[in-house]
Context: one part of a larger RNA
RNA sequence: UGUCAUGGUGUCUGACGGGAACGAUCGUAUAGUACGAGAGGAACUACGAUUGGCCGCCACUGGUGUACCGGUUGUCCGAGAGGGCAGUCGCCGGGUAGCCACGCGGCACGGGGUAAGAGCUGAACGCAUCUAAGCUCGAAACCCACCUGGAAAAGAGACACCGCAGAGAGUCCGCGUAGAAGACGCGGUCGAUAGACUCGGGGUGUACGCACUGAGGUAACGAAGUGUUGAGCCCACGAGAACUAACAACUCGAAGC
Numbered sequence: 001u002g003u004c005a006u007g008g009u010g011u012c013u014g015a016c017g018g019g020a021a022c023g024a025u026c027g028u029a030u031a032g033u034a035c036g037a038g039a040g041g042a043a044c045u046a047c048g049a050u051u052g053g054c055c056g057c058c059a060c061u062g063g064u065g066u067a068c069c070g071g072u073u074g075u076c077c078g079a080g081a082g083g084g085c086a087g088u089c090g091c092c093g094g095g096u097a098g099c100c101a102c103g104c105g106g107c108a109c110g111g112g113g114u115a116a117g118a119g120c121u122g123a124a125c126g127c128a129u130c131u132a133a134g135c136u137c138g139a140a141a142c143c144c145a146c147c148u149g150g151a152a153a154a155g156a157g158a159c160a161c162c163g164c165a166g167a168g169a170g171u172c173c174g175c176g177u178a179g180a181a182g183a184c185g186c187g188g189u190c191g192a193u194a195g196a197c198u199c200g201g202g203g204u205g206u207a208c209g210c211a212c213u214g215a216g217g218u219a220a221c222g223a224a225g226u227g228u229u230g231a232g233c234c235c236a237c238g239a240g241a242a243c244u245a246a247c248a249a250c251u252c253g254a255a256g257c
Base pairs, nucleotide, nucleotide: 007162008161009160010159011158012157016149017148018147019146022052023051024050025049026048027047028046029045035040053107054106055105056104057103061101062100063099064098068094069093070092071091072090073086074085075084076083077082110144111143112142117137118136119135120134168252169251170250171249172188173187174186175185176184193245194244195243197240198239199238200237201235202234203233204232209228210227211226212225213224216221
């Protein structure tokens, strides 16, 4: 753009496509059975597990975690507190979310038509014959089932609702279950979309200051310890609640009138 000689929104159908729609091994029962003189020694089938691969997920375990918290060395600023630099973490100990694997889940059952093949009935050919007519079975392969794309499927679909008394869409703004830009999804005061705040949950591990104790020292001073204090600091998570910001405004838009 078309599907229109009337525009949209939502929900579907499913022609036709895509898919690792998986592979292997072991164990238990079958069974010390069938078989075999004995020695030895199966299978069909059912269940369980392991492993290679593929897809997905983060409750658990673990990794990362240059968000964050703490310890500590050298040096510099500083009265101290608090900081800078030592790799674009100085080193070390932890670590939420997110992302991951070493963690977890799935890749199931079944049905249909067939191949080789096994058969039934059965003539041609009085018998016989699975085949000539007809019929029953029979594969990890095929079709369905399962996951997924899919009205541009030109036979261009269906249903419901709304609509120039203007439906709807876009720009714009707050964002993220999305993301290179576009796109996609949510929200825009009739509002919890983001931030701030409070609480919940979580990380670190007990802050500064003050008081007391304190080896040593005549004293000044004094590392450190205890209490205040499960403190202080911090959070990418959740909730509450309009305090701040989603304001304001514009454009397109159909047979119609």
This is a predicted structure of a 257-nucleotide part of an RNA (large-subunit ribosomal RNA, domain VI) from Haloarcula sp. H-hyl6. Model confidence (mean pLDDT): 87 of 100. RNAcentral holds the full RNA, with entries from ENA.